[in-house]
RNA sequence: UCCGAAAACCGGCAAACCCACCGAAAGGUGGCGACGCAAAGCUACGAGGCUAUAGCGCUGUAACGCGCCAAGCCAGUCGGGCUACCGAA
Repeated sequence: UCCGAAAACCGGCAAACCCACCGAAAGGUGGCGACGCAAAGCUACGAGGCUAUAGCGCUGUAACGCGCCAAGCCAGUCGGGCUACCGAA
C1' cells in the first nucleotide's frame, strides 16, 4: 500500500397471544408484550401469497350456497429502487 474480515459502542425495530377501534374479509391502527431482525427503515416496480365486498356465471320459488376475478391486503415471502448508525478509520 492492496484485499478480506470481526469483536464492540450508542441505541433501534417489535412476532405471536390478549384488549380497543376500523374493515365484508385478508388485514390495518393504538396499547400490552418480545419471537426474532444489521436495514424487521421507506417504497406495491417484478415474482409469490392472502381475502372476495362489488361484479359475472351456476343452482334455487326464495334465502342460502358454489365457481371465477383485485381495483383490496401482505415490505417480518423473495427480488428491485431509495435512505441510514457504529466500526479495522
This is a predicted structure of an 89-nucleotide RNA (c-di-GMP-I riboswitch aptamer) from a Gemmatimonadaceae bacterium.
NCBI's taxonomy places the organism under Bacteria, Pseudomonadati, Gemmatimonadota, Gemmatimonadia, Gemmatimonadaceae.
Its mean pLDDT, the model's own confidence on a scale to 100, is 87.
The sequence was found by an Rfam model in a public genome assembly.